[in-house]
RNA sequence: CGAACGCAUCGCGAGAGGGCGCUUCGUCCUCACCAACCUGCCCGGUCCGGGCAAGGUGGUUUCCCGAGCGGGGAUGCGGCCGGACGGCAACCAAGCGGACCAGA
Numbered sequence: 001c002g003a004a005c006g007c008a009u010c011g012c013g014a015g016a017g018g019g020c021g022c023u024u025c026g027u028c029c030u031c032a033c034c035a036a037c038c039u040g041c042c043c044g045g046u047c048c049g050g051g052c053a054a055g056g057u058g059g060u061u062u063c064c065c066g067a068g069c070g071g072g073g074a075u076g077c078g079g080c081c082g083g084a085c086g087g088c089a090a091c092c093a094a095g096c097g098g099a100c101c102a103g104a
Stems, first nucleotide, its partner, number of pairs: 006077005015031007032060003037056003040052003044101006063072003079088003
């Protein structure tokens, strides 16, 4: 960069207040929290591991069915502005290890 008829995960963890509706429930808003999928940061560059949790999602409701193979469902695969070229923001946190490259 292409690819969504694709790839990855479904382990752990984490709640209060309010609005609306067709009110055993659904949905939205605010604040808080959890997780770490994407972006970003961790002081030359790239990659890997690990860390942070700022920007974007998601979650705070034990995913469901099946004996199993498997099937279904859910979430993520950055965001905003712009017609396009392109442009903009990303913490007061963390500030580590390894490989290769570059430089001296």
The RNA shown here (SAM-I/IV (S-adenosyl methionine) riboswitch aptamer) has 104 nucleotides and comes from an Acidobacteriota bacterium. The prediction has a mean pLDDT of 79. It matches the Rfam family "SAM-I/IV (S-adenosyl methionine) riboswitch aptamer". Gene Ontology terms of the family: regulation of gene expression and S-adenosylmethionine metabolic process. The literature on the family includes a 2008 paper in RNA by Weinberg et al., "The aptamer core of SAM-IV riboswitches mimics the ligand-binding site of SAM-I riboswitches". The family has 417 seed sequences and 567 matches in Rfam 15.1.